[in-house]
Molecule: Bacterial RNase P class A
Organism: Bacteroidales bacterium
């Protein structure tokens, strides 16, 4: 310069007019003051607050699983360990407790997926059968340490040298996980399926939930009336007729409409938070995206602009 890695910041601003919403504020429509995001999103993890009578025990279920340090907490962040996979590198990415004579898987493929023998090696002799091997071939995601020498009928950690794995141990390093030099010991493989560890989870969520509280019925009292007929009905009255054991009045709980608070220096109610026009940066104001009880994360989506580190490969001083 060209391509990459990691990791931050910005998500227009500013005048003028029109127009929402809330709040003060005049008192009758002026004034003034506030009014979305970094993700308000997904609602995935944690919380707080609330109700479940009491929130506390056990049983079962379900998650979480290297190390330190941060956080109330978290399937958070931040550092850094071991091991695997990708990249030339920056880097990224995935695991990672780990006892158990348990038990289960381990598709297709293959002779066998756990004590394997199909082709093949060697031996024998009846020449197509025994017996013995696991190098080498083939299957496979995996096939029972790797090179070399010795050894043997052939051959194999069957011996040995290095070396690669895994356990232990000693010293040294580091808060640890581990590492590093040594020294000893091993040799059927992966998987958190099973028991068992280890750390945590009770359910339901602001439409929780709290408090006031019409009108209509109406539990309960109480007063008065009432088969010597209260009250209804036809029928607005009177009378008549026909049903008939309650009526009326007060007081009174609970529920329900509605109101308040829960709840915020936007707030909430089916829901405001915008449009136009000019300047500015400017090649263009274009991306994703609209709070809905609160408050920490995670993820996810986003057009540009911009910083700060680190890598690769060219060229120039």
């Nucleotide at each position: 310069a060209a391509g990459g890695a990691g990791g931050g910041a910005c998500g227009a601003u500013c005048u003028g007019c029109c127009g929402c919403g809330c709040c003060g504020u005049u008192u009758u429509u002026u004034c003034g003051g506030u009014g979305a995001g970094g993700a308000a999103a997904g609602u995935c993890c944690g919380g707080a607050c609330a109700g479940g009578a009491a929130a506390g025990g056990g049983c079962g279920c379900c998650c979480u699983g290297c190390u330190g340090c941060g956080g109330a907490a978290a399937g958070c962040g931040c550092a850094g360990a071991u091991g695997g996979g990708a990249g030339u590198a920056a880097u990224c990415u995935c695991a990672u407790a780990u006892g158990g004579u348990c038990u289960g898987u381990a598709a297709c493929a293959g002779a066998g997926a756990a004590u394997u023998a199909c082709c093949g090696c060697c031996g024998g002799c009846u020449u197509g059968c025994c017996g013995g091997c696991a190098a080498g071939g083939g299957u496979g995601a995996a096939a029972a340490c790797g090179u070399g020498a010795g050894g043997c009928a052939a051959g194999a950690g069957c011996u040995c040298a290095c070396g690669a794995c895994g356990g232990c141990c000693u010293u040294c390093a580091g808060c640890g996980a581990u590492g590093a030099c040594g020294g000893u010991c091993g040799g059927g493989u992966a998987c958190a399926g099973c028991c068992g560890c280890u750390g945590g989870g009770c359910c339901u969520g602001c439409a929780a939930g709290a408090c006031c509280a019409a009108a209509u019925a109406u539990a309960c009292u109480g007063a008065c009336a009432g088969a010597u007929g209260a009250g209804g009905a036809c029928u607005g009255c009177c009378c008549g007729u026909c049903c008939g054991a309650u009526g009326u009045c007060a007081g009174g709980g609970g529920g329900u409409a509605g109101g308040u608070u829960g709840c915020g220096u936007a707030g909430a109610u089916a829901a405001a938070u915008g449009g136009c026009a000019g300047a500015u940066u400017c090649a263009a104001a274009a991306a994703c995206a609209g709070a809905a009880a609160c408050c920490g994360g995670c993820u996810u989506a986003c057009g540009g602009u911009u910083c700060c580190u680190c890598c690769u490969u060219u060229g120039c001083c």